[in-house]
Molecule: SAM riboswitch aptamer (S box leader)
Organism: Polaribacter sp.
RNA sequence: ACGUUAUCACGAAAGGUAGAGGGAUUAGACCCGUUGAAACCUUAGCAACCCAUUUCUUCAAAAGAAAUAGAAGGUGCUACAUUCUACAGAUUUUAUCUGACAGAUAACAG
Numbered sequence: 001a002c003g004u005u006a007u008c009a010c011g012a013a014a015g016g017u018a019g020a021g022g023g024a025u026u027a028g029a030c031c032c033g034u035u036g037a038a039a040c041c042u043u044a045g046c047a048a049c050c051c052a053u054u055u056c057u058u059c060a061a062a063a064g065a066a067a068u069a070g071a072a073g074g075u076g077c078u079a080c081a082u083u084c085u086a087c088a089g090a091u092u093u094u095a096u097c098u099g100a101c102a103g104a105u106a107a108c109a110g
Stems, first nucleotide, its partner, number of pairs: 002110001003108006013043005021032003026086004044078003049074002051070001052068006082102001087099005
């Protein structure tokens, strides 16, 4: 890298270095950015996937389920819905909704 499953309209930023780009890719739109982008570092925070605790099922273990006003640790994240649209369908009348694709993250597996 690829595969399976789950989630993706919630939430959470300051400082330092740096110096022009950035919001994944292509196109369009809309935005952010010298009142300092990306990247890196420090600190802080959010969240609860793994995890922790308790209870239940069970002879027990494993495993499963539920709760938590749990968060020590592993990740992840901290403008905008995954910023929106693109493909398909429905309603409808050019807009709204649903789904797919693609992507991101986690856990697992080889």